[in-house]
Context: one part of a larger RNA
Molecule: large-subunit ribosomal RNA, domain II
Organism: bacterium
RNA sequence: UCCAACGACUUUGUUCUACGCGGCAUGUCUAAGGAGGUGAAAACUCCGGAGACGCAGUGAAAGCGAGCCUGAUAAGGGCGUUAAGUCGCGUGGACAAGACCCGAAGCCGGACGAGCUACACUUGAGCAGGGUGAAGCGCGAGUAAAAUCGCGUGGAGGCCCGAACCCACUCGCUGUGCAACACGAGGGGAUGACUUGAGUGUAGGGGAGAAAUUCCAAUCGAGUUCGGCAAUAGCUGGUUCUCUCCGAAAUAGCUUGAGGGCUAGCGUCCCGACACUCUGCCUGGGGGGUAGAGCUACUGGAUGAGAAAUCGCGGUUCGCCGUAGGUUUUUCAACCAAACUCCGAAUACCCAGGUAUGUUAUCGGGGCAGUCAGAACUCCGGGGCUAAGCUCGGAGCUCAAAAGGGAAACAGCCCAGACCGCAAGCUAAGGUCCCAAAAUCCAUGUUCAGUGGGAAAGGAAGUGAAGUUUCCGAGACACCUAGGAGGUUGGCUUAGAAGCAGCCACCCUUUAAAGAGUGCGUAAUAGCUCACUAGUCUAGAGACUUCGCGCCGACAAUGUAACGGGGCUCAAACAUGGUACCGAAGCUGCGGAUCGUAUCGCAAGAUACGAUGGUAGGAGAGCGUUCCGUAUGCGCCGAAGCGACAGGGGCGACCCAUCGUGGAGCGUACGGAAGUGCGAAUGUUGGA
Repeated sequence: UCCAACGACUUUGUUCUACGCGGCAUGUCUAAGGAGGUGAAAACUCCGGAGACGCAGUGAAAGCGAGCCUGAUAAGGGCGUUAAGUCGCGUGGACAAGACCCGAAGCCGGACGAGCUACACUUGAGCAGGGUGAAGCGCGAGUAAAAUCGCGUGGAGGCCCGAACCCACUCGCUGUGCAACACGAGGGGAUGACUUGAGUGUAGGGGAGAAAUUCCAAUCGAGUUCGGCAAUAGCUGGUUCUCUCCGAAAUAGCUUGAGGGCUAGCGUCCCGACACUCUGCCUGGGGGGUAGAGCUACUGGAUGAGAAAUCGCGGUUCGCCGUAGGUUUUUCAACCAAACUCCGAAUACCCAGGUAUGUUAUCGGGGCAGUCAGAACUCCGGGGCUAAGCUCGGAGCUCAAAAGGGAAACAGCCCAGACCGCAAGCUAAGGUCCCAAAAUCCAUGUUCAGUGGGAAAGGAAGUGAAGUUUCCGAGACACCUAGGAGGUUGGCUUAGAAGCAGCCACCCUUUAAAGAGUGCGUAAUAGCUCACUAGUCUAGAGACUUCGCGCCGACAAUGUAACGGGGCUCAAACAUGGUACCGAAGCUGCGGAUCGUAUCGCAAGAUACGAUGGUAGGAGAGCGUUCCGUAUGCGCCGAAGCGACAGGGGCGACCCAUCGUGGAGCGUACGGAAGUGCGAAUGUUGGA
């Protein structure tokens, strides 16, 4: 991993509740117990009315009573009066129990453990060899005597080196190992707080501990084992056959509440009500203060220009004048606001009338739920950075619980809602050169960037279109030829300043025209050039605005890699218009199934129309397994079980037939009762 078997909503309750069926109802039922019955018991029958529910309520109660209470009240209000129950069986649910199943870590109690390990006690054992050389003692020296010194002897030490033995510091190796801690090479202690044998002691909130939460049998912040025990688990996982109808929620309030609950909301089923009740549209009537807008219409903010008053400063002939500044007032102009409004929509919402549709869709009561983590997208807002696949509200939509077509692929985008079948047709979104179904379609333009097929501020004689304006046969624009002068080197400044460092001024004259000078240049001059003018030439030239498409801006990690690919340039790109076609589980056609409504019918059924995606969940109808009762069958001329590509029936769960195997039991009908259906639970057991 696979296969087989086993494996989870049960049982009890004289507790409650709803529904279905049944008995009785001018109430219903018995309980314990007794008798019969059986005899091992029970079922069953008959007694048994004790008691229970119901028949009247109300009040705290006394009590009163179709009323009662409150209250001073005859008021008002609250609860009643106007509906039949009860017993049994079944089903749904609640409650109490292990209560759908498996699962803790833990808590408590009694036992078992110190053959591992910790410490202690008793009694034994072990420590090659080598080194060092304490005290003491002897002799000698020495001293008044000592001290002291030398030599010898001696053999101390948690002394030194180093095997056994003990330990475990480093590295390697191992790390599905030789090993649940080893092995190799080194390392530390090695007469000691040493090591070790045997015996004994200390026990679980206890021991022991040269102390690490360390050890107490591979187990230690409280051993192990059995029991309490099916502890508890608002948590995780799992929860077994089929078909049909409907079909949610991820919200509000409260919660030691936030991943749990309760009530409401939303689902389903039953009963009742049948009203334009609901829903859409139209019409009419409402309230509003949002978007927008506005503000000498308020409250505030904020800008520019002017005026006035006053303060400050300066001057002063004290009359006043001036002024960069401050404050206040005022005029004009242009503005801003979620918590501003003189105004003010569209929508939305409410009411009424009309109308249309619908299987009453609406409302009331009751049974049973599930839901309380939601997600993207569009629009309106708050938070954030007008960040986020961000977060919090509101309105909608899809997903959730929705398959199909499109978007290359892609829950939430676009189209569209799958009852089943068909080798039929039409369309939607989106497409029509090839991959790949359908136009290499038509018309007119645009783009040259592979733009299309990623991106901003910003930049540019790209290119197309529209427009405004200036100059121009009295000759424009561009090239070319020529002139571009005089006062004058303007004045000032400066070392110098001569058109051309800088400051001021910017005149006059000669002219076709020529600036007190556009740029280069010089130390300053010089020189070149421009403006301006003439000639030459010949027909357009210049500036600006708006729009379309393009260009630059443009850097990432394996490999083109920013059209799905190939590939595409009067297009297979873009814009506008048009005609065809393709394209889905949409729509249509044909056949079939189920359900509903209407009509017909006693019914069976027929016809018409409509419906039939679906998670949680509600409701309905069935299949199969084991056993029991009644009835009836099959079977050694072969039951069950097992196997078989191939048959028939049923929407399906499944059923039937045939053949083989097998070798003794097994069906069917109607009822009843359940240890009643497995793919998952790191499920359990066995096997491969």